Context: one part of a larger RNA
Molecule: small-subunit ribosomal RNA, 3' major domain
Organism: Candidatus Babeliales bacterium
RNA sequence: UGACGGGGGCCCGCACAAGCGGUGGAGCAUGUGGUUUAAUUCGACGCAACGCGAAGAACCUUACCUAGACUUGACAUGCAUUUGAUCGCUAUGGAAACAUAGUUUUCGGGUUCACUUCGGGAACAAUUGCACAGGUGCUGCAUGGCUGUCGUCAGCUCGUGUCGUGAGAUGUUGGGUUAAGUCCUCGUAACGAGCGCAACCCCUGUCGUCAGUUGCCACCAGUUAAGUUGGGCACUCUAGCGAGACUGCCUGGUGAUAAACCAGGAGGAAGGUGGGGAUGACGUCAAGUCAUCAUGGCCCUUAUGUCCAGGGCUACACACGUGCUACAAUGGUCGGUACAAUGGGUUGCGAACCUGCGAAGGGGAGCUAAUCCCAAAAAGCCGAUCUCAGUUCGGAUUGGAGGUCUGCAACUCGACUCCAUGAAGUUGGAAUCGCUAGUAAUCGCGUAUCAGAAUGCCGCGGUGAAUACGUUCCCGGGCCUUGUACA
Repeated sequence: UGACGGGGGCCCGCACAAGCGGUGGAGCAUGUGGUUUAAUUCGACGCAACGCGAAGAACCUUACCUAGACUUGACAUGCAUUUGAUCGCUAUGGAAACAUAGUUUUCGGGUUCACUUCGGGAACAAUUGCACAGGUGCUGCAUGGCUGUCGUCAGCUCGUGUCGUGAGAUGUUGGGUUAAGUCCUCGUAACGAGCGCAACCCCUGUCGUCAGUUGCCACCAGUUAAGUUGGGCACUCUAGCGAGACUGCCUGGUGAUAAACCAGGAGGAAGGUGGGGAUGACGUCAAGUCAUCAUGGCCCUUAUGUCCAGGGCUACACACGUGCUACAAUGGUCGGUACAAUGGGUUGCGAACCUGCGAAGGGGAGCUAAUCCCAAAAAGCCGAUCUCAGUUCGGAUUGGAGGUCUGCAACUCGACUCCAUGAAGUUGGAAUCGCUAGUAAUCGCGUAUCAGAAUGCCGCGGUGAAUACGUUCCCGGGCCUUGUACA
C1' cells in the first nucleotide's frame, strides 16, 4: 500500500421489512447429471453452467457409431506429363457412394480465341506424377478478436508542486450535499487535468408548422352492405422540421450568506434525472470461447482427411434446473356481441365462394403492400346451464381412422384433426425466486429460425392491483477509520 475481520462509524440497492404472485408436491415440455449404448458427437459447472452455444437433430444439418468406398483427394495454387475431350445416356452389380462394360463421331450436348511466322501459343476440361491440400484432432494455462461478471457500482488515474531516507502519501481526506469523485470559490499544501458520472443520441408524453394518398370524414350532396361515390384536408393519423422543463418564477422553512433539501403555489401536456432504451471507466475472475472466425506450437497424412447408406444425437430404475397445464364457481360449457398494437408476405400472403364434424381440400380475386392478404384478437360484456362432486374440474396416457398437411421419405423420430379412453392432481415440507406502476398478476396477438416441426426466445398491445412504518437483522456494494503472526 492492499486484502481480510462473527472490529467500529456513515450510506445505498426488491438486500431485509410491508405486500402480491410463484417455484419446491402432480402430469407433461425442455436442458443437465447419472446410467445405458456400437454411438448416445462436442462445449458450458456457485452467483456469472443447466428452454445455455442450438433464431428450430426425420434425410441433410452432423462433428458420433456400424457397414461400404476414394487416395493430389470434396476444395486452392503451381510445375511437369499425355490427350481433346470430360460429361450425358444405356446395361449389369449395388442400400447409396461407386465399380465394370457399352455408346466413338452426328446420336443428347460437344471445344473456344479480338494471337499466329501455320510450326504453334493461350484458355478450358481431363489423365498421370510431384509440391501440397485437408483435419469440428490437442492446447482458451501460448494467443487475437468477441463475450460474461463485479456493476451503470462511483469509482480509477495523471502532470507539476509539497511532505517522507524510502515503499509511498497528499490531491481523491474533513464539514455539508447529491442518483453520482454531483456540487460548494466552506475548510485545507496543494493547483490543475484525463478516463468514468451527467449531458449530447433514439423511442415515448404536449403543441406548432409543412404535406394530404393508399390515410381521415366535421360540414354539403348522393347512395347504400360498406367513407362506398362526388367533395373536403377541419379532425385522426403518417413523417420531416421546430417549440417545450431549466428548481427557471413565487411563498414559507432548514442550511453557513453557499451548494442543496423539504412543504406548497402559479403556469403547464409534462416538475424536480418526466418515463424507457442505447451507452459498461481502470481493472478482477490464467472466467468463457482453438467447434463462428483468425492464429503460434504439437499431432494425423491409403487417415484423426474425403464420399456414402443406415443408425444415433429423441435411449431411461433415477436426481436436479427452467417452464407449460391444472387442481376449479372471481370457474367450466353453450349461444350472442364489442374493442388493439407490433409485425410478415411474390419460391410468398392468399380473400369471396364451394366441399368436409374438423385438421384441411378445391378455388383463385387482390397485393412487390397506410390500398390486398395473414386476421378470428382473447380476457371483457349479455343470456342460458352445471351446484361442490375427483365432477360438465383436470387433461396425461392408450386404442381406432379407407384422417389432414409438409416433405424423395414421418418405423426408429414431425405437427395437427376427429371418435373413444379418461391417469395423477383437492393449492404443495424444509427451503427458495420475481416484482415499487401502466409495474406485478392476468389475456391474447405477431416475428426470427424454418419445407414441416415452440409450453422456448424476441417483440406487441388489452385488463390492471397491493404495499413500502422503517434500516435492528440476512445478502451484495461504496466511503472513512481501526486491528492483523496475511500478500